Model confidence (mean pLDDT): 80 of 100. The RNA shown here (transfer RNA) has 73 nucleotides and comes from a Clostridia bacterium. It matches the Rfam family "tRNA". It is annotated as a transfer RNA. It was read from a public genome assembly.
[in-house]
């Protein structure tokens, strides 16, 4: 060079054929303890990598470009 896969909260990652974004961790507040830890209650305003199309509506489709990984050469 050429292919394919991947980019979604601090971090690993869901998101099922397009319908107003979620789990666990982690943090914070509270309870609870003489104080911590544990353990239980609450809390997420995320330009879903970008720009542009497609539609009534896109994280999801479609173009291009960016980064990451694997093959091939």
């Nucleotide at each position: 060079g050429c292919u394919u896969a991947c980019u979604u909260a601090g971090c690993u990652c869901a998101g099922c054929u397009g319908g107003u974004a979620g789990a666990g961790c982690a943090g914070u507040a509270g309870a609870c303890u003489g104080a911590a830890a544990a353990u239980c209650u609450a809390c997420g305003u995320g330009u879903c990598c970008g720009u542009g199309g497609u539609u009534c509506a896109a994280c999801u489709c479609c173009a291009c470009g960016a980064g990451u990984a694997a093959g091939c050469a």